Record summary: Fluoride riboswitch aptamer (crcB RNA motif) from Methylocapsa sp., 62 nucleotides, folded computationally. The sequence was found by an Rfam model in a public genome assembly. Its Rfam family is "Fluoride riboswitch aptamer (crcB RNA motif)". Rfam 15.1 lists 2,293 matches to the family in 1,982 species. Rfam links the family to the GO terms positive regulation of gene expression and response to fluoride.

RNA sequence: UUUUCGAUUGGGGAUGGAGUUCCCCAUUUAAUUGCCAGACGGCUGAUGACUCCUGCCUUUGA
Numbered sequence: 001u002u003u004u005c006g007a008u009u010g011g012g013g014a015u016g017g018a019g020u021u022c023c024c025c026a027u028u029u030a031a032u033u034g035c036c037a038g039a040c041g042g043c044u045g046a047u048g049a050c051u052c053c054u055g056c057c058u059u060u061g062a
Base pairs, nucleotide, nucleotide: 009026010025011024012023013022016053017052018051019050020049021048034043035042036041
């Protein structure tokens, strides 16, 4: 100096917060920044996954 492994820490995973868990990135400023369509245009969702809260949308009742 380079590579690998382990531990720890920080960050990221299509719009908010919390808990658990998974993955990824961390000396090239990286991990990340949804899908369909040639185009016009269209579709799902506050989650990576689960649960809860907040916000939004639809229906019904008081």